The prediction has a mean pLDDT of 81. A computed fold for a 476-nucleotide part of an RNA from a metagenome, annotated as small-subunit ribosomal RNA, 3' major domain. It matches the Rfam family "Bacterial small subunit ribosomal RNA". Gene Ontology terms of the family: ribosome and structural constituent of ribosome.
Context: one part of a larger RNA
């Protein structure tokens, strides 16, 4: 200078504590380890792998195993030569891929030949083979931490200081004093979406106050432009004002106004580096390697195996609860090879019909709530695993190895040991709902939308991890 101390001193974060809910025992999903297998493709591996890459492995995917073809190959250019094929039916072998066989057949023309197609030489392929310690790019992490730096001038043989310390503040290297320093730059902050309040313009597919018609009922209709409410456009909030403390910057206040107060709630936005951090299997890309195969194409199997061990959820173990009956209100997002009102059938998954809607017009579309019944603590009317049946549907095809209905079975489990996670407000908990992948789906998963809706924080002694200054040092 740096780095690290079971050194000091300050300061901060759901870091502790104060609470509220989990997980660490059960079941069953899913990922990983291991073992297994012919293969059980490959990678992520301490925070910062382990519902990760994968936003959809039955075939496909697909990289991996068996076994069967193929060798200018699956594309596309050029060069030369040679055919009239190509196309399109039908057979035959065969799991296919492929291989053979028969019919059937081109245009254009100056008849020199060209277009095309298939054969074949030749040139240029292919390769999820290695290397992420050759590399671009693009990511994680420290961490939204408040820092890193430069330039010119002072100090110092130098290596470097100084500025950036220091005394207040502040979420902030934020500003304010101070000062051999004086300015700047990347970063904080603003500037950008969204939300929360109001004006203005607009009124259709939305809306309906007050008028009129209508109806079993409904903006339904004729009309309204007020109000919701769509989407532009602008106003607000800046410690701006009042009182207190301070030189100041700023701090306090049940302060006023206000829809909102001191970053107003949320995202987007990641500085100079750190880990030879992770990717060569998105992609690029150098150097290695294979070249009748490590390349390609097809059947089929594996990725879906299970003495075990771990992380991540689901669902519970009840009465603040189960089941049965009737009732009530979003949000944002999806639809035509879609989304389907409605109306028959069916106990249901669903199926036959009909219409609407490329959509603020049609639909898809709530649940916890709430009112009324039962059930009275028990392995039960509790939990649904586990298996037997019979069935819808997606799909050439649900045996390996798909979801889902019904009937029938009814395991564990009675609140979880050390230890350990997540969260400060519309947050946690709960409770349905949409998308994206997608033919269906193993979705309990990601991302998103709403309903309902708390507790607690004395305070910073301690564990965690971080910023400043400073002290030691045999480290670099």
């Nucleotide at each position: 200078u740096g780095a690290c101390g079971g050194g000091g001193g300050c300061c901060c974060g759901c870091a502790c504590a104060a609470g509220c809910g989990g997980a660490g025992g059960a079941a069953c999903a899913u990922g990983u380890g291991g073992u297994u297998u012919a293969a059980u493709u490959c990678g992520a591996u301490g925070g910062u792998a382990c519902g990760c890459g994968a936003g959809g492995a039955a075939c496909c995917u697909u990289a991996c195993c068996u076994g069967g073809g193929c060798u200018u190959a699956a594309a596309u250019g050029u060069a030369g030569a040679g055919u009239g094929u190509a196309u399109g039916a039908a057979g035959u072998a065969g799991a296919a891929a492929u291989a053979u066989u028969u019919c059937u057949u081109u245009c254009c023309u100056u008849c020199g030949g060209g277009a095309c197609u298939c054969u074949u030489u030749g040139c240029a392929a292919g390769g999820u083979g290695c290397u992420g310690c050759a590399u671009g790019g693009u990511u994680g992490u420290c961490g939204u931490c408040a820092g890193c730096u430069c330039g010119u001038g002072c100090c110092g043989u130098g290596a470097g200081g100084u500025g950036u310390c220091g005394g207040g503040u502040u979420a902030a290297g934020u500003c304010c004093c101070a000062u051999a320093a004086c300015g700047a730059g990347c970063g904080c902050a603003a500037c950008c979406c969204u939300u929360a309040u109001c004006g203005u313009u607009a009124g259709u597919u939305g809306c309906c106050a007050g008028c009129g018609g209508g109806u079993a009922a409904u903006g339904c209709c004729g009309g309204g432009a007020a109000c919701u409410c769509u989407a532009a456009c602008g106003a607000a909030a800046c410690u701006g004002c009042c009182g207190g403390u301070g030189u100041a910057a700023a701090c306090c206040g049940u302060g006023a106004g206000g829809a909102a107060g001191g970053u107003g709630g949320g995202g987007a936005u990641g500085a100079c580096g750190u880990c030879a951090a992770a990717u060569c299997a998105g992609c690029a890309c150098g150097g290695c390697c294979c070249u009748u195969a490590u390349g390609u194409c097809c059947a089929g199997g594996g990725c879906u195996a299970c003495a075990c061990a771990c992380g991540u959820g689901u669902u519970a173990c009840a009465a603040u609860g189960g089941c049965c009956g009737g009732u009530a209100c979003a949000g944002a997002g999806g639809g035509c090879a879609g989304c389907u009102a409605c109306c028959u059938g069916g106990a249901g998954a669903c199926a036959g019909g009909a219409u609407g809607c490329g959509a603020a017009u049609c639909u898809c579309c709530a649940a916890a709530g709430c009112c009324g019944g039962u059930c009275u603590c028990a392995g039960u009317u509790c939990g649904g695993a586990u298996c037997g049946g019979a069935g819808u549907c997606u799909g050439c095809a649900a045996c390996u190895c798909g979801a889902c209905u019904c009937c029938g079975u009814g395991a564990a489990g009675c609140u979880g040991g050390a230890u350990u996670c997540g969260c400060u407000a519309g947050u946690a908990a709960u409770c349905g709902c949409g998308c994206a992948u997608c033919a269906g789906c193993c979705a309990u998963g990601g991302c998103g939308c709403g309903g309902u809706g708390a507790a607690u924080a004395c305070g910073u002694u301690c564990c965690c991890g971080g910023g400043c200054c400073u002290u030691g040092u045999a480290c670099a």